[in-house]
Context: one part of a larger RNA
RNA sequence: CUCUCUCUAAGGAACUCGGCAAAUUGGCCCCGUAACUUCGGGAGAAGGGGCGCCCUUGACUUUAGUCAAGGGCCACAGUAUAAAGACUCUGGCAACUGUUUACCAAAAACACAGGUCUCCGCAAAGUCGUAAGACAAUAUAUGGGGGCUGACGCCUGCCCAGUGCCGGAAGGUGAAGGAAGUUGGUUAUUUGAGCCUCAGCGCUCGGAGAAGCUGACAACCGAAGCCCCGGUGAACGGCAGCUGUAACUAUGACAGUUCUAAGGUAGCGAAAUUCAUUGUCGAGUAAGUUUCGACCUGCACGAAAGGCGUAAUGAUCAGAGUACUGUCUCAGAGAGAGACUUG
Repeated sequence: CUCUCUCUAAGGAACUCGGCAAAUUGGCCCCGUAACUUCGGGAGAAGGGGCGCCCUUGACUUUAGUCAAGGGCCACAGUAUAAAGACUCUGGCAACUGUUUACCAAAAACACAGGUCUCCGCAAAGUCGUAAGACAAUAUAUGGGGGCUGACGCCUGCCCAGUGCCGGAAGGUGAAGGAAGUUGGUUAUUUGAGCCUCAGCGCUCGGAGAAGCUGACAACCGAAGCCCCGGUGAACGGCAGCUGUAACUAUGACAGUUCUAAGGUAGCGAAAUUCAUUGUCGAGUAAGUUUCGACCUGCACGAAAGGCGUAAUGAUCAGAGUACUGUCUCAGAGAGAGACUUG
């Protein structure tokens, strides 16, 4: 010097990002116990007092034993060792118990009961499988699947123009397929010219050309979809700007104008969201970029990607205080194990 411990004058968080770590508290009995509250809690709130041994009396009781009152004795100390909550105030978040990154994150993340939307009538929807088949379910809408939100309380505003979804016996467009018909190719047949000849549908070249077969085109018929017409936001989403105006000033209830589908309602607000910013005022401190209460100029809150509250809960996060302490002023002493020296 390192590690694990013990003790420490005076002070007591001055340490530090931060009381991290350590110290304090701790058992049983009695007294006593606030705000708030969902009346259950909060609560072991907080805060006090007692505790050994011996004797006497009393109560309960079957001997045992327990409790109460009074008196006495010893020790620094009587839950005599060990073991055994520190507490309070304020706020954020999440209702809660629970779950999670096996091995750097336990949380405000996930889940949750509750809410709501949507699909599904059972050979269900949905999922797995090529299929058979299986799960859903030996269930049947008080059921099952999916999405969002997340106890409870008060609530959940406006916009259907875009996208999605749902509905719509009309109209437009609309494929395969069908098809009246139109037009090619082929040629049975017929015909013109020439040649041969035994005058023969014999040969050569050309014209017309039915039916059948085959090719191209095609009026018209023809579903869903799309266009179109409506609805729908606890569907995806969205929720303005400029100018002027009141008898001091300031502000602007009010007016005008442009654009829009509609221009953010209630509530909250420098917030887990506020850049400027340590905003301004107040509280707390001698001194406070954090904290709490207000204000509102919300760069860029806002109503189930829920808004705002909320008792209880939390190895949660932030601020303050009491007690307590070697965290510190500022170090010191001691024990054990290492290191080191010598062997």
Molecule: large-subunit ribosomal RNA, domain IV
Organism: Hydrodictyon reticulatum